[in-house]
RNA sequence: GUACGAUAAAGGCAAACCCUGAGUGAUCAGGGGGCGCAAAGUAGUGGAUCUUUAAACCUACAAGGAAGUGGUUUAGAAAUACUAUUUCCAGGAAUAAAGACAGCCUUACUGCCAAA
Repeated sequence: GUACGAUAAAGGCAAACCCUGAGUGAUCAGGGGGCGCAAAGUAGUGGAUCUUUAAACCUACAAGGAAGUGGUUUAGAAAUACUAUUUCCAGGAAUAAAGACAGCCUUACUGCCAAA
């Protein structure tokens, strides 16, 4: 000096939760608060997980319901009836794009102390 992380010492960070604010959301920032952490420091390389959007697939609702518009019917309008068309209506797994996180793993950089 490097790897490893026992023992201490000096310190550091800050989970859940609460308050305030930002965001469609995942989540983030500040304050309080401590579950814990030898990198729970920085970055965001590759994954995992999460969120949003899009169209398609599967299941169920439903050959339905609600609303709008046009046409026919009606003496005419409204209503009624018929018909056509537009919009909306749940969940699941996967795809694409964008995002979040990284105190989930991995990667890169930096770092206090110090035994075998």
c-di-GMP-I riboswitch aptamer from Candidatus Brocadia, 116 nucleotides, folded computationally. The organism belongs to Candidatus Brocadiaceae, within Bacteria. The model forms 88% of the base pairs in the Rfam consensus.